[in-house]
């Protein structure tokens, strides 16, 4: 430096929920709170899902810095502790 996740420490994040804000919506801010989680850090490249708006439509085609979900799944790429 690279690989791996056998084991261990110190520590990290923060589902339901109720509040508070905000957004047409799906949803996202804060503070309380913990069901998880070895990347639950961070990117919408791929796909799923779900919102708003045209249509005759279950199809398409858009969309505020190119909607929304990164804790749906896969890709990218970053970083910790022991070891070999």
């Nucleotide at each position: 430096u690279u690989u791996a996740u056998u084991u261990u420490u110190u520590g990290c994040c923060a589902a339901a929920c109720a509040u508070u804000u905000u957004g047409u919506g799906a949803g996202g801010u804060g503070g309380g709170g913990a069901c998880g989680g070895a990347a639950a850090g961070c990117u919408u490249c791929a796909g799923g899902u779900c919102u708003c708006a045209u249509u005759a439509a279950u199809g398409a085609u858009g969309a505020u810095g190119a909607g929304a979900u990164a804790g749906c799944u896969g890709a990218g790429u970053u970083g910790c502790a022991u070891a070999u």
c-di-GMP-I riboswitch aptamer from Methyloprofundus sedimenti, 84 nucleotides, folded computationally. The source organism's lineage runs through Bacteria, Pseudomonadati, Pseudomonadota, Gammaproteobacteria and Methyloprofundus.